[in-house]
RNA sequence: GGGGACGUAGCUCAUCCGGGAGAGCGCAGCGUUCGCAACGCUGAGGUGGAGGGUUCGAGCCCCUUCGUCUCCA
Repeated sequence: GGGGACGUAGCUCAUCCGGGAGAGCGCAGCGUUCGCAACGCUGAGGUGGAGGGUUCGAGCCCCUUCGUCUCCA
């Protein structure tokens, strides 16, 4: 220098073909207990790496760019 994959909640990741942004763990509250843990219930937490474009509508399609991993040279 060229090719490919990935970037979504604090962490690990889903989200089949463009139409409701979600799970587990973690966190907070409540219940249970003399108390803790475990368990049950409820809740908070997201500019979906950044910018732009297409579309009635974008996590998903297109362009540019940043970062990580990887292959070739």